[in-house]
RNA sequence: UGUCAGUUUCAGGGAAGGUGCAAUUCCUUACUGGCGGUAACCUGCACCCCGGGUUUCAUAACGGGGAUGGCAGGAAGCCCGCGACCCGCGCAAGCGGCUGAUCCGGUGAGAUUCCGGAGCCAACGGUAUAGUCCGGAUGGAAGAAACGAGGG
Numbered sequence: 001u002g003u004c005a006g007u008u009u010c011a012g013g014g015a016a017g018g019u020g021c022a023a024u025u026c027c028u029u030a031c032u033g034g035c036g037g038u039a040a041c042c043u044g045c046a047c048c049c050c051g052g053g054u055u056u057c058a059u060a061a062c063g064g065g066g067a068u069g070g071c072a073g074g075a076a077g078c079c080c081g082c083g084a085c086c087c088g089c090g091c092a093a094g095c096g097g098c099u100g101a102u103c104c105g106g107u108g109a110g111a112u113u114c115c116g117g118a119g120c121c122a123a124c125g126g127u128a129u130a131g132u133c134c135g136g137a138u139g140g141a142a143g144a145a146a147c148g149a150g151g152g
Base pairs, nucleotide, nucleotide: 006147007146008145009144010143015029016028017027018026030132031131032122033121034082035081036080037079041074042073043072044071045070047066048065049064050063051062077120078119086097087096088095089094102118103117104116105115106114124135125134126133
């Protein structure tokens, strides 16, 4: 210094109006997007070139540009995987199952990821039919960060 055991903390967003006896559920118009991966996009640094600067040459500030791009960080609700919910088994730990939704055009060697456009999706219980209200849930969890010589 790295790593394993272990410990701690953190870990979900979003609404107004209309109709109606009754709807935050219908209708209209809005709004939201868990975790890891991938990613041609973005940012910073490094590198190279040019400008700049000076009596002159070089250096620095500062400005512009470059690359099938060296490092770091960020980047997809609908691409891949996972979690939650639900179902089955089990005393339990846990195991198994189930698990939503995208196309068109542009650029390009390459894009379901970039740019433009138009769409679509969102567990269970409650209730006038719910992604946005209430509830299980002050729960659980994908995972993230920090600590970590007691042992190897």
A computed fold for a 152-nucleotide RNA from Bifidobacterium longum NCC2705, annotated as FMN riboswitch aptamer (RFN element). Its Rfam family is "FMN riboswitch aptamer (RFN element)". Rfam 15.1 lists 6,230 matches to the family in 5,120 species.